[in-house]
RNA sequence: UUCGCAGACUAGGCGGUCGCUGAGUUGAAACUCAACUUGGAGGAAAGUCCGGGCUCCGCAGAGUAGAGUGCCGGGUAACACCCGGUGAGGGAAACCUUUAGGAAAGUGCCACAGAAAAUAUACCGCCCGCGCGGGCCAUCUUUGGUCUUUGCGGGUAAGGGUGAAAUGGUGGAGUAAGAGCCCACCGCGCCCGCGGCAACGUGGGUGGCAGGGUAAACCCCACUUGGAGCAAGGCCAUGUAUAGGGACGUUCGAAGGCUUCUCGCCUGAGUUCCAGGGUAGGCCGCUUGAGGUGUCCGGAGACGGGCAUCCCAGAUGAAUGAUCGCCGCGAAGCGAACUGCUUCGACAGAACCCGGCUUAUUGUCUGCGCCAAGA
Repeated sequence: UUCGCAGACUAGGCGGUCGCUGAGUUGAAACUCAACUUGGAGGAAAGUCCGGGCUCCGCAGAGUAGAGUGCCGGGUAACACCCGGUGAGGGAAACCUUUAGGAAAGUGCCACAGAAAAUAUACCGCCCGCGCGGGCCAUCUUUGGUCUUUGCGGGUAAGGGUGAAAUGGUGGAGUAAGAGCCCACCGCGCCCGCGGCAACGUGGGUGGCAGGGUAAACCCCACUUGGAGCAAGGCCAUGUAUAGGGACGUUCGAAGGCUUCUCGCCUGAGUUCCAGGGUAGGCCGCUUGAGGUGUCCGGAGACGGGCAUCCCAGAUGAAUGAUCGCCGCGAAGCGAACUGCUUCGACAGAACCCGGCUUAUUGUCUGCGCCAAGA
């Protein structure tokens, strides 16, 4: 240097000119202007996927449905986030991944292939018995032995073959052939000891090989969970129709609320449809906040605490821009090469506010791994 792994930072700077917008002051003027001062996008403002603040709904009864979370411990306002660990898996390593409860409550599913996809079964094979046929040998010539083709009956699950997955694995003993049938080790279940807050680890004993996989299939278990959202919500101004027609209802209860539904509870005289008409402006909410910066302390870390200091967008036909000069960084090209010259400059734009996650993307730095090559 190449390749790889992890982490952190960055998102050009200064100045001139012309503009946009919030606030303040002053002036004009009469609700708008002008001048000056001062503030004016991001690390993701994005996706809107989680969590919270805030607001309103009767501060939300019981049951049920639904939804969410799912190894352990910790952090936090909270989380599906973060930190630290355990187990499992991947990598040569640095390191990475993990939706990681239950398959012995029940139900379902497992394509194709295959004998069989789950109360196991038996295609080829292996072994035993019987029948028929054949060859060879022996013989008292009709018997025996042995080999073999084929048929029937039985045993087996070692081996082959299928599959993503085949009813523990390896070796031995055993057998007609075989098999957890038996034995040793490994694996698995249970019990005990030790270590750890725990997940779990480790050692010993014991059991008997039974119980395939799938819960990001239904389901079961444990815990959590009221709904809607700044178009929330409030105020002011303006306008209106006390016109017309229909339906239901006033204690035999319309309609509404408790936001899946049911029960139960509460309010109690209006509710609703057709047709037609009106308004569609302003203000508050709105930015001082789980806030930023610096420093010290606690903690392995996420994070917590103390002190000091700062105020840092608030638009709504929706501001935050355009252009010029100089400097810096990076890339590409020109050039024999240095100096240099030319061109180019990522993703992207707040809309109530925060914490995360995910996705898009520029440049730089630090630490680490290991093989090879070069100096």